[in-house]
Large-subunit ribosomal RNA, half B from an archaeon, 1182 nucleotides, folded computationally.
Context: one part of a larger RNA
RNA sequence: UCUAGUUAAGGGAAUUCGGCAAAUUAGUCCCGUAUCUUCGGUAGAAGGGAUCCCUGGAAUUGUUGUCGUAUGAUUGCGAUUUCAGGGCGCAGUGACUAAGGUGGUCCGACUGUUUAACAAAAACUUAACCUUCUGCUACGCUGUAAAGCUUUGUAUAGAAGGUGAUAUCUGCCCAGUGCCAGUACUUUAAGCCUCGGUUCAACGGGGUGAAGAGCUGGUAAACGGCGGGAGUAACUAUAACUCUCUUAAGGUAGCGAAAUGCCUUGCCGUUUGAAUGACGGCCUGCAUGAAUGGUAUAACGAGAUCGCCACUGUCCCUAACUAGAACCUUCCGAAUACUCUAUCCUGGUGCAAAGGCCAGGGACUUCCAGUGGGAAGCGAAGACCCCGUGAAACUUUACUGUAGCCUGUUGCUGUGUUUCGAGCUUUGUUAUAUAGUGUAAGUGGGAGCUGUUUGAGACUAUAGACGUCAGUUUGUAGUUAAGGCGCCAAUGUAACACCACUUCUCAAAACUUGAAACACUAACCUCGAAAAGAGGGACACCAAUUGGUGGACAGUUUGGCUGGGGUGGCACGCUGUUGAAAGGAUAUCAAUAGCGCCCAAAGGUUGGCUCAUCCAGUUUAGAAAUCUGGAGUAGAGUGCAAGGGCAAAAGCCAGCCUGAUUGGACUUCAAACAUAACAAUUUCCAAACACGAAAGUGUGGCCUAGCGAACCUCCAUACCUUCUUAAUGAGGGUUGGAGAUGACUGAAAAGUUACUCCGGGGAUAACUGAGUUGUCGCGCCCGAGAGUUCAUAUCGACGGCGCGGUUUGCUACUUCGAUGUCGGCUCUUCCUAUCCUGGUGGUGCAGAAGCUGCCAAGGGUGGGGGUGUUCACCCAUUAAAAGGGAUCGUGAGCUGGGUUCAGAACGCUGUGAGGCAGUUUGUUUGAUAUCUACUGGAAGUGUUGGUUAUCUGAAAGUAAGGAGUUUUUAGUACGAGAGGAACGAAACUUCGGCGCCUCUGGUCUACCUGUUAUCUGACAAGGUAUGCAGGGCAGCUACGCGCCAAGCGAUAAGUGCUGAACGCAUCUAAGCACGAAGCGGAACUUGAAAAGAGAUAGCCUAGGACAUGGCAAAAACAGCCGUUUGAUAGAAGUGGUGUGUAAGUACCAAGGCAACGAGGUAUUCAGCAUGCACUUACUAAC
Repeated sequence: UCUAGUUAAGGGAAUUCGGCAAAUUAGUCCCGUAUCUUCGGUAGAAGGGAUCCCUGGAAUUGUUGUCGUAUGAUUGCGAUUUCAGGGCGCAGUGACUAAGGUGGUCCGACUGUUUAACAAAAACUUAACCUUCUGCUACGCUGUAAAGCUUUGUAUAGAAGGUGAUAUCUGCCCAGUGCCAGUACUUUAAGCCUCGGUUCAACGGGGUGAAGAGCUGGUAAACGGCGGGAGUAACUAUAACUCUCUUAAGGUAGCGAAAUGCCUUGCCGUUUGAAUGACGGCCUGCAUGAAUGGUAUAACGAGAUCGCCACUGUCCCUAACUAGAACCUUCCGAAUACUCUAUCCUGGUGCAAAGGCCAGGGACUUCCAGUGGGAAGCGAAGACCCCGUGAAACUUUACUGUAGCCUGUUGCUGUGUUUCGAGCUUUGUUAUAUAGUGUAAGUGGGAGCUGUUUGAGACUAUAGACGUCAGUUUGUAGUUAAGGCGCCAAUGUAACACCACUUCUCAAAACUUGAAACACUAACCUCGAAAAGAGGGACACCAAUUGGUGGACAGUUUGGCUGGGGUGGCACGCUGUUGAAAGGAUAUCAAUAGCGCCCAAAGGUUGGCUCAUCCAGUUUAGAAAUCUGGAGUAGAGUGCAAGGGCAAAAGCCAGCCUGAUUGGACUUCAAACAUAACAAUUUCCAAACACGAAAGUGUGGCCUAGCGAACCUCCAUACCUUCUUAAUGAGGGUUGGAGAUGACUGAAAAGUUACUCCGGGGAUAACUGAGUUGUCGCGCCCGAGAGUUCAUAUCGACGGCGCGGUUUGCUACUUCGAUGUCGGCUCUUCCUAUCCUGGUGGUGCAGAAGCUGCCAAGGGUGGGGGUGUUCACCCAUUAAAAGGGAUCGUGAGCUGGGUUCAGAACGCUGUGAGGCAGUUUGUUUGAUAUCUACUGGAAGUGUUGGUUAUCUGAAAGUAAGGAGUUUUUAGUACGAGAGGAACGAAACUUCGGCGCCUCUGGUCUACCUGUUAUCUGACAAGGUAUGCAGGGCAGCUACGCGCCAAGCGAUAAGUGCUGAACGCAUCUAAGCACGAAGCGGAACUUGAAAAGAGAUAGCCUAGGACAUGGCAAAAACAGCCGUUUGAUAGAAGUGGUGUGUAAGUACCAAGGCAACGAGGUAUUCAGCAUGCACUUACUAAC
């Protein structure tokens, strides 16, 4: 010193994030219990009293014996309850055992469960409420399947989800996303049908047409959501009221600075001396709100939070004691760590924080015990941050798929009926613009066709069909009996009889096929032990195929630059200018501007013209319209940025044209050399052209921006080629063009991770440090002004110049194979820009109190409240409650409240996983010290012979003192008064230091006494739990006591004397004198290892060590004392001290017939003890 304990005067939470820890309370009986309440509870509420021993009585009762028969009496052994009397102690559940209580608030109703090993909770569960699915071969789940669970259950059941007792309620929104239902219609796959495809085929078109989707509805105790702006009331304020925009609806009831409120420590009240706390209100709700449940709530809680009482070593402020560890001796005997070396300190340097380098200083060697300042100490290839074309897990309306589910078709798969379709064939029927006789389908042919008993036409009656309401047409019955229609003519786009074909409407029949419904039974399925049978039934199951859905599952992706990353931006492809440093080239998230087009003329060519502006003149006409003349190097224009360029033009106007064409070879971009693509560009050749008389010009635009690979698709042009005899058609290729990748030399691509992981990085952030110092802090200069006057007693604008390196930034130099991160506690030291104390100048200084400078760092600078706080605010004091540094000093020193892991909740946000310098609650702080350093304790060597004593004092350390109050001076000086000093002196207080234990207090597991439980058979006397309790000497201690001057020297600011430079003046230049808590001495302590290693005295043989008895000395070691010539220790005795009156005996004692009897008195200030003092050699120091 630690661990585990014990005890503390006075105060009593002042400690601290927080009463953490500890203390208090405690069993049983009796009394007595508020508030609230779901009437059960709360409740052991709270708060009081009793509790032991002895004696006697009573009651109830178990049982043995006796009496003997009674509901009994008596006796013995008990058990329980009760009354009275007596007694002792500080204390009677005497030890052990054994709740502190109470009042607010939040959350969760409760009991329960959970992260084995950092989270026990407000999280999970729960009863209760609600929704959805499910009729049994159930839904749901597992499985490839067989099969199994649910369930040998059956809707009062099972499955899934949400809320979470109870009470009271649960508002509005169906636009979005889901889910459910419907669906005439639209869309839609395979299959089938059909048409085209010269035949076949590929292929193409059409029809049919499921689920799904569209569409129409419903549904919020489904996922979810629930506004803004103006105006208005007779004070003001506010707005019941009004207007307006807008939505799917615009937040209702409640609650509300809340586990939710940023601002914020909101405002008010209560609580406190003081409250960032708590509680009650308010409502301005960043961002409350109704089963993602709202509000209230008794009871419950190792939950969170705030009071009060009690209690205490949590604290003021520490102290003592006990056990163990540590320490010492002996024996046994590791692990970790270790580049080298190592005697350090300060300053500097250096990759910017060095034991090792440089400079200075210090420093003999070794050992022991400690403390933890340093080794940017050890432990772990940093978990934060960034990076990786790393990983994993999770999510989703990322990409691409897959189970599953839904669905059409086909197979297994058969029979029949009805209805409705479709296709084809046949037969019939139908077809009205106007005009035209009149209901003209179209085209072609066409001059005839038909009829007379095989009855034309007409009429009548009747029954249909169509209809444009004109009529057309069919059938039946009757009457009549020979013609009717066409050509022609008229009308018209078209002319009619008749024939052929085709289109439209409708009807019938046959065939093929489909859909729906119904029925059947024999496949198939189920029940049935089996058979029989029953039920279902061509469905279902199963298989193949089609479309849909599909984070249930899988594989992946989720860009770059970047004064860290993210957010932002694009500096990611191009162009001009500056930067760019006069060749070329040249970076930044440098500065300043642009492009992703446009134009059939704004292109080519030929010819012509001259602009802007100004002056003069001229009707309307003005400064400015058009016209004339003159000047006019460009001050205009040039499609657009800027730069460069341009005057018989590159500008403006006109004519004619398409050179804005095709093929080929080069240049530049483009580099030291080699070199790809695209775009752009230059020159030339060839062809065919335009303009021009010609020379000639023209391969777009005055130049420099205006852009895009491969694959794939499409278009154009012909040619080659494959299938094919050929034809036709289809495919492939060559050439040219179009479609885009702007992350612009071009992957097909979303998020989260705090549950995380790996590899790396100080190439790169968050601490410190370093650099810088905008910001910050502190000065100086100037002096507008304020100060009645007056810049400078005091304050000082606008400006200027610095210093510091305590703020905050910037940089990214050190550290990512780790330098532990805020605040507090503890402890030390330094600075001064001085808060107090000391000295002093000025004052708008009378005094007092101030203001403002100068010197000065010796000492001091405190206690509380709320908050994690630093800071800030507040309370009461004070001489004052100064500011800073030391890796924002200090975690191998503590704490762990905050921040910053994993759990959980609220608000907000996100579809979600999740996220939030938002809030809230909870949450493991490693280690045996090697070196160095420091605090102490020893040994050795040296110091030139040794030793024993006594000194000197270089040097070092200290703060050894600091401050105040009162009295006096003195109600004096001063002052009109009110007020009101000082020098000096004294007493006291407080903080600090050193020492001590007489007193007081503490401790006191030496000791004495009381007492509990138990053991030694009982008494006595003891053991055990320091058992507990009451005292307590020595020792150690503080809360107790004592002490802690003045004077001297040299100075600072300042004040002076004399005194020139400068005949004056001047504190200064020479000279002289004062002047501070500061400096030096003085004082105290250490100090010959002070290498300059000292001095003096004695002795020259001692002296010392070991050993031995010890100690007020002590970890070891050392130191000191004694050692028979002796009181060193023990023993004994005496005294003192502590305790408190021993045992034994005698007597008394409530009672009781007696036996007995707690206890009391006397013997007895006894007995016991004694680390003290003294005496005494009995024992041992021989």